[in-house]
RNA sequence: UCCCCGAAAAGGCAAAUUACUCCGAAAGGGUAAGGCGCAAAUCAGAAGGCCUGUAGCUGCCGCUUCAGAAAUAGUAUGGAUGCUUUUGAUGCCGAA
Numbered sequence: 001u002c003c004c005c006g007a008a009a010a011g012g013c014a015a016a017u018u019a020c021u022c023c024g025a026a027a028g029g030g031u032a033a034g035g036c037g038c039a040a041a042u043c044a045g046a047a048g049g050c051c052u053g054u055a056g057c058u059g060c061c062g063c064u065u066c067a068g069a070a071a072u073a074g075u076a077u078g079g080a081u082g083c084u085u086u087u088g089a090u091g092c093c094g095a096a
Stems, first nucleotide, its partner, number of pairs: 012038002017033004022029002036082001042089007050079002056075003063068001
């Protein structure tokens, strides 16, 4: 000097929870507070798993006084990326 690693400091992101006559069928998302944690807890692609089930589709139920009863499961095109793996791009500081 270069490479690997990542302590401290300065910054960054923001879990649970709470509020909203917010959006959504729901899972969830948004805003504000909050500060569990994170060295990429920044962005994007791919694969796997997970969550939800309005509508649609498949299956199930099927009585009757037309208003009720009965029967209810699967499925993502929806969601989280702070679920995991992997690839690419970008990124603050640099002790031992």